[in-house]
Molecule: transfer RNA
Organism: Frankiaceae bacterium
RNA sequence: GGGAGGUUGCCCGAGCGGCCAAUGGGAACGGGCUGUAAACCCGUCGCGAAAGCUACAGAGGUUCGAACCCUCUACCUCCCA
Numbered sequence: 001g002g003g004a005g006g007u008u009g010c011c012c013g014a015g016c017g018g019c020c021a022a023u024g025g026g027a028a029c030g031g032g033c034u035g036u037a038a039a040c041c042c043g044u045c046g047c048g049a050a051a052g053c054u055a056c057a058g059a060g061g062u063u064c065g066a067a068c069c070c071u072c073u074a075c076c077u078c079c080c081a
Stems, first nucleotide, its partner, number of pairs: 001080007010026003018064001028044005046053002057073005
């Protein structure tokens, strides 16, 4: 340099153009159980009282509507040179 795949919440990870603040697991926080702890169980887990707002690497675009489709950029992995 060419090609392919990938980047999602604190971490890992699923994710169909509308049913998505986004499955599931972990961590964290609160509680139960226990002499204490671990394990196990329950609840919470973007912000907000709510309405709503913001968000899927970054920036544009398509669309009535985008985490999802297109373009460019950045980064990671693999293959070729």